[in-house]
Molecule: Bacterial RNase P class A
Organism: Steroidobacter sp.
């Protein structure tokens, strides 16, 4: 001096002069407001609606499915989030990434090429040991026929060591052993079990021993294991105040049983009919994703049509808060002291104009609140740390 990683802050500043919104006091008020002195007024992502709560309603009580996460250990209210470890990848590194339970419960997938992609298989190549045949040459003999040898084809038959194919083809290297290879046998290594040693734990160990060995890959395929989970959502919801037609229309609807009470009507009486009422069981329907249990209530429940309001206040901002410092922790965070109060709009507030400074301004505006993920994003500024060149 260059290159690159990691983490943190800022997001135009100051000043004049009009504007606009919330809020405290004091005057004034025709209770509609106006008029003076103060206080405050958009992000680091307000965004995406993806997660998690708080907080409101619904009966939120068990179960099941739906849905969600998946290596350990911690944090947090809580998470799919953060932190710190282990494995496993990718960079030379500082560091990044990881959808990381289970493939020996099952099911199922992997184009094309290839002999073959889950129980195996021979495309070229290797052998031709043992059996069959045929030809050759030799050598014997009982000589037109038989037998030894040794060499050539074939058939049958071994072979997965070499090659080809492919992302992947049944460990690797070396020896030895075969008819030619092959864990086929040894040695190392790798792998599978066991034990032992350190860890809380995932795991880890130049321990120890067995074992020729494996039961490829894909579960971000189904599936199986573990842990977690009731839905709606501030347009939730409460209260006031006005209006209307508490309007037509259809469907379904407590039906049964058994106990008790006590009415009418008939009848000479015995008893027979009618009906109402309690209570008990059952049986519907309703009760803010599906199902079944459970409770709760119940003469309503569903559905079209039509009509009227669609106004106001409250919920709406003091919080799992901000920030200082101390402690304790590898750190996420926690705990103690102090100290501040930092938007509440509702058709929707911070604009406009002038002057001057620069970093010449990117991405972009709250809407119930908070904690995380992801996405955009001009320019500055800090800190640590890795590599590469030069001096010294």
């Nucleotide at each position: 001096g260059g290159a690159g990683u990691c983490g943190g802050c800022c997001a135009g500043g100051c000043a004049a002069u009009c504007g606009c919104u919330c809020u405290u006091c004091c005057c004034g008020u025709u209770c509609g407001c106006g008029g003076g002195a103060g206080g405050g007024g958009a992000g680091g992502a307000a965004a995406g609606u993806c997660c998690g709560g708080g907080c409101u309603c619904c009966c939120a009580g068990g179960g099941c499915a739906c849905g969600g996460c998946g290596c350990c250990a911690g944090g947090u209210a809580a998470c799919g989030c953060c932190u710190g470890g282990g494995g496993g990848g990718c960079g030379a590194g500082a560091g990044c990434c990881c959808a990381c339970g289970g493939a020996a419960a099952g099911u199922g997938c992997a184009a094309c090429a290839g002999a073959a992609a889950g129980c195996a298989a021979a495309c070229c190549g290797c052998c031709u040991a043992a059996g069959u045949c045929g030809c050759c040459u030799c050598g014997c003999c009982u000589a037109c026929g038989g037998u030894g040898a040794g060499g050539c084809g074939a058939c049958c038959g071994g072979u997965a060591a070499g090659g080809g194919u492919g992302a992947a083809a049944g460990g690797g290297u070396g020896c030895g052993g075969u008819a030619a290879g092959a864990g086929c046998g040894c040695a190392c290594c790798g792998c599978g079990c066991u034990g032992g040693u350190g860890g809380c734990g995932a795991c880890a160990c130049u321990c120890a021993g067995c074992g020729g060995c494996a039961c490829g890959g894909c579960a971000a395929a189904c599936c199986c294991c573990g842990c977690c989970u009731g839905g709606a959502g501030c347009a939730a919801g409460a209260c006031c105040a006005a209006a209307u037609a508490g309007g037509g229309g259809a469907g379904c609807a407590a039906g049964c049983g058994g106990u008790c009470c006590g009415g009418g009507u008939c009848u000479u009486a015995c008893g027979a009919c009618c009906g109402g009422g309690a209570c008990c069981g059952g049986a519907c329907g309703u009760g803010c994703g599906g199902c079944c249990c459970g409770c709760a209530c119940g003469a309503g429940c569903u559905c079209c049509c039509g009509g009227g309001u669609a106004g106001g206040u409250c919920g709406c901002u003091a919080g799992a808060g901000g920030u200082g410092c101390g402690c304790g922790g590898u750190g996420a965070c926690g705990c103690g002291c102090a100290u501040c109060c930092c938007a509440g709009a509702u058709g929707a507030a911070u604009g406009a104009u002038u002057g001057u400074c620069c970093u010449c301004g990117a991405c972009a505006g709250a809407a119930c609140c908070c904690g995380g993920c992801u996405u955009a994003c001009a320019g500055g500024c800090c800190g640590a740390c890795u590599c590469c060149u030069u001096u010294u």